[in-house]
RNA sequence: GACCCCUUCGUCUAGAGGUCAGGACACAACCCUUUCACGGUUGAGACAGGGGUUCGAUUCCCCUAGGGGUCGCCA
Numbered sequence: 001g002a003c004c005c006c007u008u009c010g011u012c013u014a015g016a017g018g019u020c021a022g023g024a025c026a027c028a029a030c031c032c033u034u035u036c037a038c039g040g041u042u043g044a045g046a047c048a049g050g051g052g053u054u055c056g057a058u059u060c061c062c063c064u065a066g067g068g069g070u071c072g073c074c075a
Stems, first nucleotide, its partner, number of pairs: 001071007010025004018055001027043005048064005
């Protein structure tokens, strides 16, 4: 340098054009318990950035950034 893959709540992950972006753990409040733990209910919390296509983009395309891989160049 070329090509390919990945980037979603704090963490791990689902969603592959249209539902309020869902789940687990963690966190907070309440319940339960003599207390703690366990358990239950509720809550807050995310689409890397920009542009394009589309009536509509987390999803498809392009660029950028970061990470990973394969190949190549110089020495």